[in-house]
RNA sequence: UCUCAUCUAGAGUGGCCGAGGGACGGGCCCGAUGACGCCACGGCAACCGCCCCGCUUCCCAGCGGGGGUCAGGUGCUAACUCCUGCCCGGUUUUGGGGAAGAUGAGA
Numbered sequence: 001u002c003u004c005a006u007c008u009a010g011a012g013u014g015g016c017c018g019a020g021g022g023a024c025g026g027g028c029c030c031g032a033u034g035a036c037g038c039c040a041c042g043g044c045a046a047c048c049g050c051c052c053c054g055c056u057u058c059c060c061a062g063c064g065g066g067g068g069u070c071a072g073g074u075g076c077u078a079a080c081u082c083c084u085g086c087c088c089g090g091u092u093u094u095g096g097g098g099a100a101g102a103u104g105a106g107a
Stems, first nucleotide, its partner, number of pairs: 001107007012041005020030003024085004042077003047073002049070001050068004054063003081100001086097004
């Protein structure tokens, strides 16, 4: 960089640091009662992995079928991906899709 899947649920304390942070623009929020970040210890979670069942199969093996009291690899632990940016419908309000982004798996 490309492909595929998911993104309305869930889950915090302590220590260090010290001014910005929430990807970008616009909003709206968080933040010296210390945010963001880092570290430690927790927690959440089933994408991969593991286990069980089912199916195909002579076997090996496979599926992306169902399940799990599983936390090994990642990830996450303010706000729906905080909302919105483009298109369509409707137009007080809002619905659908897309783009972008994030995470995982594969190339």
SAM riboswitch aptamer (S box leader) from a soil metagenome, 107 nucleotides, folded computationally. The RNAcentral record of the sequence draws on MGnify. Its mean pLDDT, the model's own confidence on a scale to 100, is 79.